[in-house]
Context: one part of a larger RNA
RNA sequence: CUCCGUUGAGGAACUCAGCAAAAUUUUCCCGUAACUUUGGGAGAAGGGAAGCCACCUUCGGGUGGCCGCAGAGAAUCGGCCUGAGCGACUGUUUAACAAAAACACAGGACUCUGCUAACUCGAAAGAGGAUGUAUAGAGUCUGAAACCUGCCCGCUGCUGAAAGGUUAAGGGGAAGCGUGAAAGCGCUGAACUGAAGCCCCAGUGAAGGGCGGCGGUAACUAUAACCGUCCUAAGGUAGCGAAAUUCCUUGUCAGGUAAGUUCUGACGCGCACGAAAGGCUCAACGACUUGGGCGCUGUCUUAACGGAGAGCUCG
Numbered sequence: 001c002u003c004c005g006u007u008g009a010g011g012a013a014c015u016c017a018g019c020a021a022a023a024u025u026u027u028c029c030c031g032u033a034a035c036u037u038u039g040g041g042a043g044a045a046g047g048g049a050a051g052c053c054a055c056c057u058u059c060g061g062g063u064g065g066c067c068g069c070a071g072a073g074a075a076u077c078g079g080c081c082u083g084a085g086c087g088a089c090u091g092u093u094u095a096a097c098a099a100a101a102a103c104a105c106a107g108g109a110c111u112c113u114g115c116u117a118a119c120u121c122g123a124a125a126g127a128g129g130a131u132g133u134a135u136a137g138a139g140u141c142u143g144a145a146a147c148c149u150g151c152c153c154g155c156u157g158c159u160g161a162a163a164g165g166u167u168a169a170g171g172g173g174a175a176g177c178g179u180g181a182a183a184g185c186g187c188u189g190a191a192c193u194g195a196a197g198c199c200c201c202a203g204u205g206a207a208g209g210g211c212g213g214c215g216g217u218a219a220c221u222a223u224a225a226c227c228g229u230c231c232u233a234a235g236g237u238a239g240c241g242a243a244a245u246u247c248c249u250u251g252u253c254a255g256g257u258a259a260g261u262u263c264u265g266a267c268g269c270g271c272a273c274g275a276a277a278g279g280c281u282c283a284a285c286g287a288c289u290u291g292g293g294c295g296c297u298g299u300c301u302u303a304a305c306g307g308a309g310a311g312c313u314c315g
Base pairs, nucleotide, nucleotide: 001309002308003307004306005305006304007303008302009301010300013299018296026050027049028048029047030046035040037144051066052065053064054063055062056061079294080293081292082291083290084289085288086286087285091103092102107142108141109140110139111138112137113136119128120127121126145281147279148278150211151210152209155208156207157204158203159202160201164199165198166197170187172185212230213229214228215227216226239273240270251267252266253265254264255263
C1' cells in the first nucleotide's frame, strides 16, 4: 500500500448527491393519520412481549425471581416519515457504458374498407388480411379514470360537385421473305368532338397547420373596464404559468435554515404554456427525478487496533 473487520467522543460537519456503510429485519399482541377512484393508503406510523427457574391455574394463562463467570450466540430477515415533478398502473427496451420521464398499455378519436374488401408481399400465378364480414379489418394520432377539449377553411391536403374554362393521342413507309423494329424520308395537319387532372364552387381541424400591432383615456400617482386606428382566414378561450418550457434571473414576496443559485406556496410584461405533437387535476404504483426530517452510522473531525495479502529481506 491492497482487502476484510473492530472501537472511545461527536453524528452528515463528508460529498455533485448520505455514494458507501451502519441501522431496520422473525413471530404474536395493542395500535394506526392525511388523502382516496372506497379497493386502498397499511407491515402506515408508534408501542409491548419472547429465555430459564419457582409458585398458582378455570390448563387459555397469571405472578414473582434470575439474567454472575466462561463458551456459544449460525444462516436468513422491511429503515421510516414527508413536500413536489414525470409517467396512471403490471409490463417492454439500447445482448456487452443509458431501464428512464422513452416504448407498450386498457381507454378515446378520426379516416379508409360491402367482400374477388381496404391494405401488405409478389413482373405474375398466388399468399396474407380470414376459413374473418363494419360490435369486423386496416391506417394515423392520443394514452387509465375525473373535469374538459375554444377561435380560424385564406394557404396545403382530403371529400363533394351532371354547369363553365383549359386539356393529350393522324397515317404511310423505312425493312429481300414471315414477325418485331429506330432515325431519316415524304403525305396529311383547318376546325369540331374529346377523359382524368387543373382552374372554378363548396365542405372539412382529435386533417398539415395558424391563433396581431400602434395611439389615447378615470378627480394623487399608477393602471386602463373604455375609445380610436391599421392589418388579418382568425387574432390564444378554459385551465396552467420564472414551469423537464423564463433569456434577463439567484425575478419579487412568503415558508423552511443561524445562514437556502436547490425546494415549496404565491405573483404574472408567458424572451418563447395552452387544449388528443391534447389542457388541467389526481388515489394507487416506481431499482425514476428532486427538496426536507427522524433513526443510524468510520462519509467526515479527532484518535486507537485486529486479521489476510502484496512488496522487500533472509531461507
Large-subunit ribosomal RNA, domain IV from a Candidatus Acetothermia bacterium, 315 nucleotides, folded computationally. The coordinates come from a structure-prediction model, not an experiment, and the mean pLDDT is 83.